[in-house]
Context: one part of a larger RNA
RNA sequence: CUGGAGACCCCCAAGGGGAAGCGAAGACCCUAUAGAGCUUUACUGCAGGCUGUCGCUGAGACGUGGUCGCCACUGUGCAGCAUAGGUAGGAGCCGUUACCCAGGCACCCGCGCUAGCGGGUCGCCGAGGCACUAGUGAAAUACUACCCGGUGGUGACUGCGACUCUCACUCCUGGCGGAGGACACCGGUAGCCGGGCAGUUUGACUGGGGCGGUACGCGCUCGAAAAGAUAUCGAGCGCGCCCAAAAGUCAUCUCAGUCGGGUCGGGAACCCGACGAAGAGCGCAAGAGCAAACGAUGGCUUGACAGUGUCGUGCCUAACGAGCGACGCUGACGCGAAAGCGUGGUCUAGCGAACCAACCACCCUCCUCAAUGGGGGGGGUUGCUGACAGAAAAGCUACCUUAGGGAUAACAGAGUCGUCACGGGCAAGAGCACAUAUCGACCCCGUGGCUUGCUACCUCGAUGUCGGUUCCCUCCAUCCUGCCUGUGCAGCAGCAGGCAAGGGUGAGGUUGUUCGCCUAUUAAAGGAGGUCGUGAGCUGGGUUUAGACCGUCGUGAGACAGGUCGGCUGCUAUCUAUUGGGGGUG
Numbered sequence: 001c002u003g004g005a006g007a008c009c010c011c012c013a014a015g016g017g018g019a020a021g022c023g024a025a026g027a028c029c030c031u032a033u034a035g036a037g038c039u040u041u042a043c044u045g046c047a048g049g050c051u052g053u054c055g056c057u058g059a060g061a062c063g064u065g066g067u068c069g070c071c072a073c074u075g076u077g078c079a080g081c082a083u084a085g086g087u088a089g090g091a092g093c094c095g096u097u098a099c100c101c102a103g104g105c106a107c108c109c110g111c112g113c114u115a116g117c118g119g120g121u122c123g124c125c126g127a128g129g130c131a132c133u134a135g136u137g138a139a140a141u142a143c144u145a146c147c148c149g150g151u152g153g154u155g156a157c158u159g160c161g162a163c164u165c166u167c168a169c170u171c172c173u174g175g176c177g178g179a180g181g182a183c184a185c186c187g188g189u190a191g192c193c194g195g196g197c198a199g200u201u202u203g204a205c206u207g208g209g210g211c212g213g214u215a216c217g218c219g220c221u222c223g224a225a226a227a228g229a230u231a232u233c234g235a236g237c238g239c240g241c242c243c244a245a246a247a248g249u250c251a252u253c254u255c256a257g258u259c260g261g262g263u264c265g266g267g268a269a270c271c272c273g274a275c276g277a278a279g280a281g282c283g284c285a286a287g288a289g290c291a292a293a294c295g296a297u298g299g300c301u302u303g304a305c306a307g308u309g310u311c312g313u314g315c316c317u318a319a320c321g322a323g324c325g326a327c328g329c330u331g332a333c334g335c336g337a338a339a340g341c342g343u344g345g346u347c348u349a350g351c352g353a354a355c356c357a358a359c360c361a362c363c364c365u366c367c368u369c370a371a372u373g374g375g376g377g378g379g380g381u382u383g384c385u386g387a388c389a390g391a392a393a394a395g396c397u398a399c400c401u402u403a404g405g406g407a408u409a410a411c412a413g414a415g416u417c418g419u420c421a422c423g424g425g426c427a428a429g430a431g432c433a434c435a436u437a438u439c440g441a442c443c444c445c446g447u448g449g450c451u452u453g454c455u456a457c458c459u460c461g462a463u464g465u466c467g468g469u470u471c472c473c474u475c476c477a478u479c480c481u482g483c484c485u486g487u488g489c490a491g492c493a494g495c496a497g498g499c500a501a502g503g504g505u506g507a508g509g510u511u512g513u514u515c516g517c518c519u520a521u522u523a524a525a526g527g528a529g530g531u532c533g534u535g536a537g538c539u540g541g542g543u544u545u546a547g548a549c550c551g552u553c554g555u556g557a558g559a560c561a562g563g564u565c566g567g568c569u570g571c572u573a574u575c576u577a578u579u580g581g582g583g584g585u586g
């Protein structure tokens, strides 16, 4: 000097690595005493339907009931003349040919317990017959009155059954008329049916929610850190009763066990003796407590009574209900000679508000002056809320919506590392002998952060989710290629180990697959990371909306890490980073 490259500043273009890029108060998930759509044998209602009944709604006759009235009749245990309904009165009553006829015979009708009773017909006879007395019997008869059971007839009111009618009413019709007809329609009322429709509910806790469970009301022990209190879906267990004696009291006793002895009798039955502070028992959990007892046995009882309080606990330390306990007083009792003890069970679990209903030898008050009547209130007893300080209550939603939440799940990250991968210590053993060529149990210790879990720390006013593809970088615990050591290394081929990450690590079949299996090659067909690298690069087969089918489940709406077909991939690049090009600078 020529060419290229580079630093700084500026410009042009590009493809899109980053700005957990822009877009939309996340649609998944949870929460809300938020909503909506749908379902049903959720709850409560409303339409609507059915049936009864009443009104609109009248007439007639038949049958059959009910109630009441009237008439006629009827009423048999035995004994007794005999078919005695009951009670009361009762010593007379009825009849003797105009009318009115007692009684008897005959005939007819009805009833009937076959004994008779009642009625009718003047055809015949006819002047007495029936009570009282006596007798029988629980009751005494004639006659009169009232009443009861039953039968028949009749009247009023009323029910039911089936029927006829026409005039309301309905339908057809231009009219005449016809069809139906007190039914239907319509209205009132009662019962039943009633997702057709409506309004609502459908709990909480919770190592996300759901499923499971109840840690949702109580008791005991531990946790609990020597006062008291003390959490977890902490550990171990219980309660929702039972008992008329298993309660009260008085008296008398002492248990379990062991040893010695005793007919049957033995390891174990019962008896005697010794030792025996409790190792028994006390209805039931656990803890505490208890021996002339709080235990065991026996006697007598009902204090497991009525009323009214204080204190404690419930509920440490603020407040608080029911419940529970302890200790009093008043009354009435039990046991005991008495002192005394007894307001259940040795103590700590065994429980429940208000409303409403029933009950009460209770209290107050009103009707009302009074009451034994009625109403209201108070008190007490009984009957529930176990989600146990107590709404009256089932589900689905992928058709979904809203408010919120990273207070809470799914992906990814982070922490952890049981699990997983890899390594080490020790070396029992296998290896024909020989632990360590090679393999290596039990036990122990690490490293990694590729698996799967756990946690819920960032993100729910959104960080796009599997696999493939494209393209780049990294690690080494090395599959090949290189160097080296040992060998149960003759050589070939191997096996094991050390160093080493420069390069390479491919192609097919099946499946959405990652993975895996298979095929033929190859020096080898290594593993892993980069938001399970990479969707403002692609794809969209899978998963994961709305449609639909099957199986299964569900009464159903619907559901199913069951299967199946279909189903949208936004963004004009500001900054930064990178690539290519250009210009400027002493």
Stems, first nucleotide, its partner, number of pairs: 007585008017576003021571002029405004034401002036397004042200005048193008058165003062161014082141001085147005092130003101126001103125003106121006169180004203216001204214002212233001217239006240388001241283001242345002247301007255279001257275006281290002284350001286348003305331009333342003356383005362378006412459001413457001414455003418452001420448006429439002466541001467539003471533001472530005479504003482499006507519004547565004551560003

A computed fold for a 586-nucleotide part of an RNA from Halobium palmae, annotated as large-subunit ribosomal RNA, domain V. NCBI's taxonomy places the organism under Archaea, Methanobacteriati, Halobacteria, Haloferacaceae, Halobium. Model confidence (mean pLDDT): 81 of 100.